Model confidence (mean pLDDT): 86 of 100. This is a predicted structure of a 350-nucleotide part of an RNA (small-subunit ribosomal RNA, central domain) from an uncultured bacterium.

Context: one part of a larger RNA
RNA sequence: CUGGGCGUAAAGGGCGUGUAGGCGGCUUAACAAGUCAGAUGUGAAAUCCCGGGGCUUAACUCCGGAAGUGCAUUUGAAACUGUUAGGCUAGAGUGAAGUAGAGGUUGGUGGAAUUCCCAGUGUAGAGGUGAAAUUCGUAGAUAUUGGGAGGAACACCGGUGGCGAAGGCGGCCAACUGGGCUUUAACUGACGCUGAGGCGCGAAAGCGUGGGGAGCAAACAGGAUUAGAUACCCUGGUAGUCCACGCUGUAAACAAUGGAUACUCGAUGUGGCUGGUAUUGACCCCGGCCGUGUCUAAGUUAACACGAUAAGUAUCCCGCCUGGGGGGUACGGUCGCAAGAUUAAAACUC
Numbered sequence: 001c002u003g004g005g006c007g008u009a010a011a012g013g014g015c016g017u018g019u020a021g022g023c024g025g026c027u028u029a030a031c032a033a034g035u036c037a038g039a040u041g042u043g044a045a046a047u048c049c050c051g052g053g054g055c056u057u058a059a060c061u062c063c064g065g066a067a068g069u070g071c072a073u074u075u076g077a078a079a080c081u082g083u084u085a086g087g088c089u090a091g092a093g094u095g096a097a098g099u100a101g102a103g104g105u106u107g108g109u110g111g112a113a114u115u116c117c118c119a120g121u122g123u124a125g126a127g128g129u130g131a132a133a134u135u136c137g138u139a140g141a142u143a144u145u146g147g148g149a150g151g152a153a154c155a156c157c158g159g160u161g162g163c164g165a166a167g168g169c170g171g172c173c174a175a176c177u178g179g180g181c182u183u184u185a186a187c188u189g190a191c192g193c194u195g196a197g198g199c200g201c202g203a204a205a206g207c208g209u210g211g212g213g214a215g216c217a218a219a220c221a222g223g224a225u226u227a228g229a230u231a232c233c234c235u236g237g238u239a240g241u242c243c244a245c246g247c248u249g250u251a252a253a254c255a256a257u258g259g260a261u262a263c264u265c266g267a268u269g270u271g272g273c274u275g276g277u278a279u280u281g282a283c284c285c286c287g288g289c290c291g292u293g294u295c296u297a298a299g300u301u302a303a304c305a306c307g308a309u310a311a312g313u314a315u316c317c318c319g320c321c322u323g324g325g326g327g328g329u330a331c332g333g334u335c336g337c338a339a340g341a342u343u344a345a346a347a348c349u350c
Stems, first nucleotide, its partner, number of pairs: 003322004007304002012318001014201004021194003025088007033081002035077008049065006091191001092188003095184005103177007110154001115149007125136002162169002206247006215241002220236004258317006266295011299306002323350003332343004
């Protein structure tokens, strides 16, 4: 390489958008590039294969045949692929009528709690722990009442509930804004799927500039514990956590499961829309579509398990794997302010 694979053994890109490319619905006609059939020419000899012959045999060698899977020319075929022209509506999209939602951005606003400040009451403790101490407190703490300041997060509702491509999103109100689903069947008429590069988004931590700083809290300091204790526990506490703008581009970025389409028993929850039945009405009940869970038939699997949300049965496209260590490292390239990220070996060794 062929092949075999990628939930857990090595292996699904963190997620989207989309270029090239690959692949692509039903139907009519034409062409004949791919495809298929025939013919002709060529495809050196030797070798290989088959049938004979010659050295006592064999190796070896001679003769004949076949083969030479290929290429070119030419004559045909027209199912499939392709190209061109035309038609269709089941894919896809648009329209119309509805609808659920922590989807996003911006501005405003509310209550509880912590901390701090002021004032009142009040007096000797408070705090903390396994036990203590550091710490706070007669300059009046802790407790309690009233007032004020400021920052951050939104109890209950809340739910294997919802939304989003993923990261993620949760008080309330408003503005702007993206997507989905259902019903309908008016319109377009294959406009589709995937997607190397590219481009964009991307938790936390970290970085730059400027703000902000209540609580929490790396670092750090002290008190304990201990043989020691650069820890676990306690008292403090700075970056940071928050905001704006810019960078970084990584995570067990996980469902450790790429996307799309079709097909293949059932049972039972739950969210959204809808048809029927029924009713005073909300329900209940019987169906359809979309999502989200649990259990399972067939089938799959090394097993565990998966099982219409497949890891089943198939097709198309992309990414990735190929013994362990060395090593996701070195060197080089690209990116970054840096931290570092990305691409990515070899010697050697088992």